[in-house]
RNA sequence: GCGGGUAUAGUUUAGUGGUAGAAUGAUUGCUUCCCAAGCAAUAGGCGAGAGUUCGAUUCUCUCUACCCGCA
Numbered sequence: 001g002c003g004g005g006u007a008u009a010g011u012u013u014a015g016u017g018g019u020a021g022a023a024u025g026a027u028u029g030c031u032u033c034c035c036a037a038g039c040a041a042u043a044g045g046c047g048a049g050a051g052u053u054c055g056a057u058u059c060u061c062u063c064u065a066c067c068c069g070c071a
Stems, first nucleotide, its partner, number of pairs: 001070007010024004018054001026042005047063005
C1' cells in the first nucleotide's frame, strides 16, 4: 500500500427497516441479630459523520480504533 472482519449498558453478548433485550455488575428496598445467599424495583447502551427511507442498531459511503490475510 491492497483486501476482509469487528465496534450495542461498567463487562460478556442477542437483535436481517417499525418503542433495543438478556446475563453479570451498580444503587435502593424486602428478608436476616449481622454478613452472605435469595426476592423486588431503579438507573445505565447502538464508535463518529453523511446519504437512502415515512421510519436506520439494521442498507450505502467516508472516517476512527482493533483483529486477520496479501504485498
Description: Predicted 3D model of a 71-nucleotide RNA (transfer RNA) from an uncultured bacterium. Its Rfam family is "tRNA". Rfam classes the family as a transfer RNA. Its mean pLDDT, the model's own confidence on a scale to 100, is 83.